[in-house]
Context: one part of a larger RNA
């Protein structure tokens, strides 16, 4: 030097990717206790006091006197807190062995299939069996993912459903015509060409909480700027509401505010959205969270900058 502790002048996060780690706080009792809320909660909010022993007296809850310590929840076990964003609605689950997450799952909400021998799955196109001793307020599948408010356009592509007039059409059929063989003929065999004849395709119609898309260019107001408006090109319709430098913004550490002496993070805005948008859900939220960002108080050996000590490992000797 190393491992696990212990204590430290004077500062108190200067460290560092980050207060990582460790330290503050802690138990019972009594006052007290914000904002916001889905009225339940936030809440053990925050923040103060008290706390032992012995005596009397007690309604047995406690009062009053005394007493000793630095110190009474006198060991040990035992919250640190506030503020403000994102994510996900909570409890839960998950990569046994490098990820516990905003990932999964979930109430709840849409759609869809299924009328029972149900669809659906399993099974050898079986029989059984599951579903289910269920029966549409039930099962099976798909998205969505408390709750509040809300889901805007487009059916041209793909998908799905329907409707069956018409076109296409395979084997098959053939009472039609024709051509060959054959036969004296009748016939019988074959080939042609017409006819008949399935789903499926085109064809038509419907359908977005189906898969999915949701433009451009050029002019105009009495400062400038802008452009409410006008023109035009194209389309199946050209992004509605709500949000926006966002976990989504390249340019960019965009501008401004705001916080700090000093701020590539943070907040609020603004919108010029490289490239946001509505159940591959939009936008809001109280609770909640070993989740991820920013700040504060407190607290400290994390540092200024190290010391010292216990133990233990280890080397030497014995």
């Nucleotide at each position: 030097a190393c491992c696990u502790c212990u204590u430290u002048a004077a500062g108190g996060a200067a460290c560092u990717c980050u207060g990582c780690a460790a330290a503050u706080u802690a138990g019972c009792c009594c006052c007290g206790u914000a904002a916001c809320u889905u009225c339940g909660g936030a809440a053990g909010a925050a923040g103060g006091g008290g706390u032992g022993c012995c005596a009397u007296c007690u309604u047995c809850g406690g009062a009053u006197g005394g007493c000793c310590a630095c110190a009474g929840u006198a060991a040990a076990g035992g919250g640190u807190g506030a503020c403000u964003g994102g994510c996900g609605a909570c409890u839960g689950u998950u990569u046994a062995c490098c990820a516990a997450a905003a990932a999964c799952a979930c109430a709840g909400c849409u759609c869809u299939c299924u009328g029972c021998u149900a669809a659906g799955a399993u099974g050898u196109u079986a029989a059984g069996u599951c579903u289910a001793c269920g029966u549409a307020u039930a099962g099976g599948g798909a998205g969505u993912g408390a709750c509040a408010c809300g889901u805007g356009a487009c059916c041209a592509a793909u998908g799905c459903c329907g409707a069956a007039a018409g076109a296409u059409c395979a084997a098959g059929g053939c009472u039609g015509u024709u051509c060959u063989g054959u036969u004296a003929a009748c016939g019988c065999a074959g080939g042609g060409c017409a006819c008949c004849c399935a789903a499926g395709u085109c064809c038509c119609g419907g359908u977005g909480a189906a898969u999915g898309u949701c433009g451009g260019c050029c002019g105009u107001a009495a400062c400038u700027a802008u452009a409410a408006c006008g023109g035009u090109c194209c389309u199946a319709a050209g992004g509605u509401a709500g949000c926006g430098a966002a976990a989504u913004u390249c340019c960019u550490u965009g501008u401004c505010g705001g916080g700090u002496a000093a701020g590539u993070u943070c907040c609020g805005a603004c919108c010029u959205g490289c490239a946001c948008g509505a159940a591959u859900c939009g936008u809001g939220u109280a609770a909640c969270g070993a989740c991820c960002g920013g700040u504060c108080a407190a607290c400290u050996g994390u540092c200024u900058c190290a010391a010292a000590g216990a133990g233990g490992a280890u080397c030497u000797c014995g």
RNAcentral holds the full RNA, with entries from SILVA.
This is a predicted structure of a 318-nucleotide part of an RNA (large-subunit ribosomal RNA, domain IV) from a marine metagenome.
Model confidence (mean pLDDT): 85 of 100.